[in-house]
Context: one part of a larger RNA
RNA sequence: GAGUGAACGCUGGCGGCGUGGAUUAGGCAUGCAAGUCGUGCGAUACUUCGGGUGGAGAGGUUGAAGCCGUAAGGCAGAUACCAAUUCGCCUGAUUCUAUAGCGGCAGACGGGUGAGGAACACGUGAGUAAUCUACCUUUAAGUCAUGAAUAGCUUCGCGAAAGCGGAGGUAAUGCAAGAUGUGCUUACAGAGACAUAAGUCUUUGCAAGUAAAGAGGGCCGGUAACGGUUGGUGCUUAAGGAUGAGCUCGCGUCUUAUCAGCUUGUUGGUAGGGUAAUGGCCUACCAAGGCUUUUGACGGGUAGCUGGCUUGAGAGAGUGGUCAGCCACACUGGGACUGAGACACUGCCCAGACUCCUACGGGAGGCUGCAGUCGAGGAUAUUUAGCAAUGGACGAAAGUCUGACUAUGCGACGCCGCGUGAGGGAUGAAGGCUUUAGAGUCGUAAACCUUUGUUAAGAGGGAUGAAUGGUAAUUAAUUGAAUAAGUUAGUUAUUUGACAGUACCUCUAGAGGAAGCCCCGGCUAACUCCGUGCCAGCAGCCGCGGUAAUACGGAGGGGGCAAGCGUUGUUC
Numbered sequence: 001g002a003g004u005g006a007a008c009g010c011u012g013g014c015g016g017c018g019u020g021g022a023u024u025a026g027g028c029a030u031g032c033a034a035g036u037c038g039u040g041c042g043a044u045a046c047u048u049c050g051g052g053u054g055g056a057g058a059g060g061u062u063g064a065a066g067c068c069g070u071a072a073g074g075c076a077g078a079u080a081c082c083a084a085u086u087c088g089c090c091u092g093a094u095u096c097u098a099u100a101g102c103g104g105c106a107g108a109c110g111g112g113u114g115a116g117g118a119a120c121a122c123g124u125g126a127g128u129a130a131u132c133u134a135c136c137u138u139u140a141a142g143u144c145a146u147g148a149a150u151a152g153c154u155u156c157g158c159g160a161a162a163g164c165g166g167a168g169g170u171a172a173u174g175c176a177a178g179a180u181g182u183g184c185u186u187a188c189a190g191a192g193a194c195a196u197a198a199g200u201c202u203u204u205g206c207a208a209g210u211a212a213a214g215a216g217g218g219c220c221g222g223u224a225a226c227g228g229u230u231g232g233u234g235c236u237u238a239a240g241g242a243u244g245a246g247c248u249c250g251c252g253u254c255u256u257a258u259c260a261g262c263u264u265g266u267u268g269g270u271a272g273g274g275u276a277a278u279g280g281c282c283u284a285c286c287a288a289g290g291c292u293u294u295u296g297a298c299g300g301g302u303a304g305c306u307g308g309c310u311u312g313a314g315a316g317a318g319u320g321g322u323c324a325g326c327c328a329c330a331c332u333g334g335g336a337c338u339g340a341g342a343c344a345c346u347g348c349c350c351a352g353a354c355u356c357c358u359a360c361g362g363g364a365g366g367c368u369g370c371a372g373u374c375g376a377g378g379a380u381a382u383u384u385a386g387c388a389a390u391g392g393a394c395g396a397a398a399g400u401c402u403g404a405c406u407a408u409g410c411g412a413c414g415c416c417g418c419g420u421g422a423g424g425g426a427u428g429a430a431g432g433c434u435u436u437a438g439a440g441u442c443g444u445a446a447a448c449c450u451u452u453g454u455u456a457a458g459a460g461g462g463a464u465g466a467a468u469g470g471u472a473a474u475u476a477a478u479u480g481a482a483u484a485a486g487u488u489a490g491u492u493a494u495u496u497g498a499c500a501g502u503a504c505c506u507c508u509a510g511a512g513g514a515a516g517c518c519c520c521g522g523c524u525a526a527c528u529c530c531g532u533g534c535c536a537g538c539a540g541c542c543g544c545g546g547u548a549a550u551a552c553g554g555a556g557g558g559g560g561c562a563a564g565c566g567u568u569g570u571u572c
Stems, first nucleotide, its partner, number of pairs: 001572004006568005013418006019411002026374003030371003035105003040102002043099003048093009059082003066075003112329003121253008131245002136241008144178001146176002153168006183210004188205007214233001217230005254301003261291003266288008304326004308319004331352005354365004384407003390404001391402004421451004431442004455513001457508005465499001469495010516561005521542003527556005537544002
């Protein structure tokens, strides 16, 4: 001099972009952070519509007895019928909405942290003829037929609760047995190709084993059950692709010799087990090996690694925060289950420590997710808004969920930009300081005159981010028996914004609201006076102070940087 996830002191106008628990991987109240699918299933409740049935019933029609009248006729209103509307019950639906349960997919991603680990953990380059891979994609073939349960539900019981048990009965893309076998697997018998260390691939024959699941749309037939057909979707088997992952090896990766010898599953072989797969990975037996001696075994200490970042002319040195890749961990230790994938942060089991509930018998929990709290610390933020965008999970879709993310708040923590006015103005005012008492200096600085209007304030207008998204209609092509339904491409209409009435633009008034910090002996830019008198104090180094201190304290003046300035820590 440069840097910093910084802290402290004094000071502090605005904006943009970044960034912010480095210490106790210490303990955690509360809320949220992983769900979704009714186009897999049976139920339950509700909306609408249809059918049947029962009650009430505005209003209307009929009009008996009786009464009035000489009569015509009138009054009267029993009885019977029609009925808007309304309230139930039963039943059905190609109706609507909701969901506890079974079932499927996703909870192995995304998000956090750096405790452990000196290791094939990471980086880089190879190998896998020793391997697996859900969803996606391509190709080929299939999707036949049957059965037994179980949750929900009903009912009974136990328990304070968490929860649990008995009986009855029900569904499925749940579970199980069977058929078929394009294929695949295994055994046997051949053939060919490639490769060589084992071997791998292709192919022929024969035998054995081995699959599946449906749901919804359109059209046609049928009273219906259902059948036919069609397009997409799902399921099964097999072969490729893509993606992701496992394993092996070469090289590189801190310090310590005041650690010199270490090792018995240890080193190798045979056989078996186990795994997706090689292998002492595990077991039995056999052999006695293996590593190391300055190229440092074994042990101790420290540490997540890398792309990068800082510094430096470079070589190098230091570092690994944010962002990106990989690894490891999820209260501590251990274990497996499910699954394509975990030995699984908000799954399960066991043990331990801790916290909570309890009827004392027994139960519940895991913020190193986002906020937030206590503690410790020099020190590190909102218990905010929204799924509008991007991305993810599920779903045919609409959509639902998403503390990922996008936004917002706080902090001069950092970088960048802007402002605190501009021009004129000498009676060189007053006042301060100095003085050789003449004056000098602060100083065009101020006042005063003219002017501008950034920003802040107020008022008005007002976005981009939104489409290749959604919905509806429609045109063309395609598929199809089809003018249907679907798919693809387009057109038209309509709709979706948390931020936010924000950014931005215009106008109003008005210099009005906006400058500090450090230093002035040399290094090092910048000097005088007063006070003090080896005292009080300063100090990065040299050093200053004992009566004329440019070095202490104050003042005036000056220098530097500037919304910052200085100090401290730390790196080069």